The prediction has a mean pLDDT of 85. A computed fold for a 476-nucleotide part of an RNA from an uncultured Acidobacteriota bacterium, annotated as small-subunit ribosomal RNA, 3' major domain. Its Rfam family is "Bacterial small subunit ribosomal RNA". Rfam links the family to the GO terms ribosome and structural constituent of ribosome. The full RNA is in RNAcentral, with records from ENA and Greengenes.

Context: one part of a larger RNA
RNA sequence: UGACGGGGGCCCGCACAAGCGGUGGAGCAUGUGGUUUAAUUCGACGCAACGCGAAGAACCUUACCUGGGUUUGAACCGCCGAGGAUCGGUGCAGAGAUGCAUCUUCCCUUCGGGGCUUCGGUAGAGGUGCUGCAUGGCUGUCGUCAGCUCGUGUCGUGAGAUGUUGGGUUAAGUCCCGCAACGAGCGCAACCCUUGCCCUCUGUUGCCACCAGGUAAUGCUGAGCACUCUGAGGGGACUGCCGGUGAUAAACCGGAGGAAGGUGGGGAUGACGUCAAGUCCUCAUGGCCUUUAUGUCCAGGGCUACACACGUGCUACAAUGGUCGGUACAAAGGGUCGCAAAACCGCGAGGUGGAGCUAAUCCCAAAAAACCGUCCCCAGUUCGGAUUGGAGUCUGCAAUUCGACUCCAUGAAGGUGGAAUCGCUAGUAAUCGCGGAUCAGCAGGCCGCGGUGAAUACGUUCCCGGGCCUUGUACA
Numbered sequence: 001u002g003a004c005g006g007g008g009g010c011c012c013g014c015a016c017a018a019g020c021g022g023u024g025g026a027g028c029a030u031g032u033g034g035u036u037u038a039a040u041u042c043g044a045c046g047c048a049a050c051g052c053g054a055a056g057a058a059c060c061u062u063a064c065c066u067g068g069g070u071u072u073g074a075a076c077c078g079c080c081g082a083g084g085a086u087c088g089g090u091g092c093a094g095a096g097a098u099g100c101a102u103c104u105u106c107c108c109u110u111c112g113g114g115g116c117u118u119c120g121g122u123a124g125a126g127g128u129g130c131u132g133c134a135u136g137g138c139u140g141u142c143g144u145c146a147g148c149u150c151g152u153g154u155c156g157u158g159a160g161a162u163g164u165u166g167g168g169u170u171a172a173g174u175c176c177c178g179c180a181a182c183g184a185g186c187g188c189a190a191c192c193c194u195u196g197c198c199c200u201c202u203g204u205u206g207c208c209a210c211c212a213g214g215u216a217a218u219g220c221u222g223a224g225c226a227c228u229c230u231g232a233g234g235g236g237a238c239u240g241c242c243g244g245u246g247a248u249a250a251a252c253c254g255g256a257g258g259a260a261g262g263u264g265g266g267g268a269u270g271a272c273g274u275c276a277a278g279u280c281c282u283c284a285u286g287g288c289c290u291u292u293a294u295g296u297c298c299a300g301g302g303c304u305a306c307a308c309a310c311g312u313g314c315u316a317c318a319a320u321g322g323u324c325g326g327u328a329c330a331a332a333g334g335g336u337c338g339c340a341a342a343a344c345c346g347c348g349a350g351g352u353g354g355a356g357c358u359a360a361u362c363c364c365a366a367a368a369a370a371c372c373g374u375c376c377c378c379a380g381u382u383c384g385g386a387u388u389g390g391a392g393u394c395u396g397c398a399a400u401u402c403g404a405c406u407c408c409a410u411g412a413a414g415g416u417g418g419a420a421u422c423g424c425u426a427g428u429a430a431u432c433g434c435g436g437a438u439c440a441g442c443a444g445g446c447c448g449c450g451g452u453g454a455a456u457a458c459g460u461u462c463c464c465g466g467g468c469c470u471u472g473u474a475c476a
Stems, first nucleotide, its partner, number of pairs: 001476002003473003007470007015460002019424005026315008034306002042053002064301007078122007088103006106115003126290002129288003135284002137279003140275001142273001147186006153162003166177003192267004197235005203229001206225002211222003238261001241255005317417001321376002324373003333364003338357002343352003383414001388409007430452007
């Protein structure tokens, strides 16, 4: 100087408390451990591994296993020698890779050759092989915590100190005052995006607002840009104003006006560093290893196994509910190798069909919970839907291992879950549906979107994490 303390003081954070809803019990989904296996590819392991890499394992992917091939190789490039077009089509063998047979077949030229390609040789390719404890890059975490430093000066023999401590204050090393310090940098804040109010501009979206026409009905049509909206620009909030408290300061409390008030809400943004944290399987790369194999091609299998254990979720256990019928109201997205309407067929998944749309124009598209009515009457039930049997649909070369969905039948466990443990402070939790990426197909996961919409916070004694000052130390 740090680190640590079941030392002290001050102060924060859904840290506790106050509340609401969960997990832990059940069934299923998914990841992991373990076990099994020819293989169940590899990585990730407290927080910060475990719906994680994987934003999508039937083949492919694929790195694993078995078997069949191949050795200058699937891709790249230099040289030497020899040959010829290569590609492509057809037939046969084969699980295919591939092999054999056969048909067809070049370009430029200064006529020396060159381009392209096959074979042999060589230099060398290749490696998701090892080392993340050799590395770059990227990332997680403490933590969006308020800290981390430097120049000059001063103090100290020196390590170092001071500044950065102190008194207030703040979300903040934020600001004010004081001070052997005076300044500065990286962080904080602001500048950026989005949302909330207003104005201007913009009118193939919107509007009977106004006028006219028309319909069974509809902005359907003419006309118009007022409003809504689209998107560009601007305004607006700054403790600016008033009162009080305070050191007359910074600031705090209350009020006015205002759509919004003290950082308005949300996002992006992550200082010096820590964890030899993670990644050699994104990529790059040193070293090592391999080179008729640890490379490469192919078929099939495996990654989907199952006594069990754990994590994360979904669906429930019902009446604030379930069933049936009717009837409303979104936002944000996607669509030409695509989205697909009407109409018809099918109980349905879906099929036929193809209008329209390169999209504020057409389509996906039905929002669901809610509301109005009907039945159920507390039961393992008209709750719950696992499991299994049968019949189908779609995608795809192909759904047996191993897809999703539909219909009929079947109807398991489950009656609110021990110890323990998690999330959340407002348009939040809870609850309800919708969209997108990946993607031929496959979403209970992920990323977004809106609808309905709470309860509680006395307080900081305690648990956890953190910041500042101080103290002890046989630790570095």